Description: A computed fold for a 72-nucleotide RNA from a Gemmataceae bacterium, annotated as transfer RNA. It matches the Rfam family "tRNA". Lineage of the source: Bacteria > Pseudomonadati > Planctomycetia > Gemmatales > Gemmataceae. The same sequence occurs in records of 2 taxa.
RNA sequence: GCCGCCUUAGCUCAGUGGUAGAGCGAUGCUUUCGUAAAGCAUAGGUCCAGGGUUCAACCCCCUGAGGCGGCU
Repeated sequence: GCCGCCUUAGCUCAGUGGUAGAGCGAUGCUUUCGUAAAGCAUAGGUCCAGGGUUCAACCCCCUGAGGCGGCU
């Protein structure tokens, strides 16, 4: 220098055009003599940034940023 992949909740990750989700974690409640476990509930998001397409974009296109890998 060229090519590919990744970026979504505190963490690990789903979500392939029409309501942003799960597990773990956190908080509260139930249960217990108490703790853990278990059950129920709640909170937590600028979907990396900017632009474009579309009635509508986490999702498609372009540019940029960061990370990982390959080739030279």